[in-house]
The RNA shown here (Bacterial RNase P class A) has 341 nucleotides and comes from a Thermovirgaceae bacterium. The coordinates come from a structure-prediction model, not an experiment, and the mean pLDDT is 76. NCBI's taxonomy places the organism under Bacteria, Thermotogati, Synergistia, Synergistales, Thermovirgaceae. Its Rfam family is "Bacterial RNase P class A". Rfam classes the family as a ribozyme.

RNA sequence: GAAGUAUUUCAUGCGGUCGCUGUCCCUGUAACGGGGAGAGAGGAAAGUCCGGGCUCCAAAGGGCAGGGCGCUGGAGAAAUUCCAGUGGGCGUGAGCCCAAGGAAAGUGCCACAGAAACAUACCGCCCGCUUUAAAGCGGGUAAGGGUGAAAAGGUGGGGUAAGAGCCCACCAGCUGUCGGGUGACCGGCAGGCUAGGUAAACCCCGCCCGGAGCAAGACCGAAUAGGAGGGGAUGAGGCUGCCCGCUGACCCUCGGGUACGGUCGCUUGAGAAUCGGCGUAAGCCGGUUCCUAGAUAAAUGACCGCUUCACACAGAACCCGGCUUAAGGAGUACUUUCCGC
Numbered sequence: 001g002a003a004g005u006a007u008u009u010c011a012u013g014c015g016g017u018c019g020c021u022g023u024c025c026c027u028g029u030a031a032c033g034g035g036g037a038g039a040g041a042g043g044a045a046a047g048u049c050c051g052g053g054c055u056c057c058a059a060a061g062g063g064c065a066g067g068g069c070g071c072u073g074g075a076g077a078a079a080u081u082c083c084a085g086u087g088g089g090c091g092u093g094a095g096c097c098c099a100a101g102g103a104a105a106g107u108g109c110c111a112c113a114g115a116a117a118c119a120u121a122c123c124g125c126c127c128g129c130u131u132u133a134a135a136g137c138g139g140g141u142a143a144g145g146g147u148g149a150a151a152a153g154g155u156g157g158g159g160u161a162a163g164a165g166c167c168c169a170c171c172a173g174c175u176g177u178c179g180g181g182u183g184a185c186c187g188g189c190a191g192g193c194u195a196g197g198u199a200a201a202c203c204c205c206g207c208c209c210g211g212a213g214c215a216a217g218a219c220c221g222a223a224u225a226g227g228a229g230g231g232g233a234u235g236a237g238g239c240u241g242c243c244c245g246c247u248g249a250c251c252c253u254c255g256g257g258u259a260c261g262g263u264c265g266c267u268u269g270a271g272a273a274u275c276g277g278c279g280u281a282a283g284c285c286g287g288u289u290c291c292u293a294g295a296u297a298a299a300u301g302a303c304c305g306c307u308u309c310a311c312a313c314a315g316a317a318c319c320c321g322g323c324u325u326a327a328g329g330a331g332u333a334c335u336u337u338c339c340g341c
Base pairs, nucleotide, nucleotide: 001337002336003335004334005333006332007331008330009329010328013306014305015304016303017302018301020040021039023037024036025035026034027033042313046324047323049322050321051320052319053318054213055212056211057210061244062243063242064241066209067208068207069206070205071085072084073083074082075081086100087098088097089096090095101204102203106202107201108198109197110196122145123144124141125140126139127138128137129136153171154170155169156168157167158166172194174191175190176189177188178187179186180185217264218263219262220261227254228253229252230251231250237247238246239245271290272289273288274287275286276285277284278283
């Protein structure tokens, strides 16, 4: 210098003039106002995918259905989230990925090809009989060939009539045992010789899960026709997708009127910054400092001076923790490679 991997941060800052929105303070008008202080979109505000806080059902429960997760340990309010590790896979590497419990509870599926896919003999090899010779018949074999994603563990040697874990060596798997580790798991020794895969198929096992959602909900204001029909303590309606159970007096349909109103919810938070301690880390504990949008048809714009890396993606609508997606700048650490010293 080039190519990568992981991660942090972010749309200048200060001063002034005018304009917009909220909050607080002072003052004034019949009403409209005036002055001052200070604040004002993001790392994703996007997606609405996951989890909650909060509100209501509502004053509690049980079961079934349904759904989610699935190696081990830890963090966390929880989350298919995060950290560390184990096993496996990818990469030269820094690193990245895994839908990672059970096939010996059961039921399925493995097309086609192939002799055969819970199980063999198509070709072949060996032995014997028969034959002028072929062809043929009987027995043995699963090492070689063929088919296939996969064919009775793999490679090599011995042995055999020819072969085979038949025997041996080294491996893989399984079982037993000893050691290490909180654990997943790892290592040593020994043993017989080993008939598959698939649960991202149904299923089994273990753990977890009420519903709806700020257009939730609460209050104020306004208005009229308790008008018509049906149901209801022999239990309407609600909890509830269904059953049991609990609660319990109005409920449903049609029709008419008012408001398409106002206030709250609405921003102090599982909050931020910084310092110290503990921890490999995710994070936890403690001290100090700070308050930082609450709009409601939807507010943050323009100019000047100095300064600055600011060009991409892009604007809150109850709030927070994650995940995913978009596309730029700046920084840090590490890996591979080239060149020079």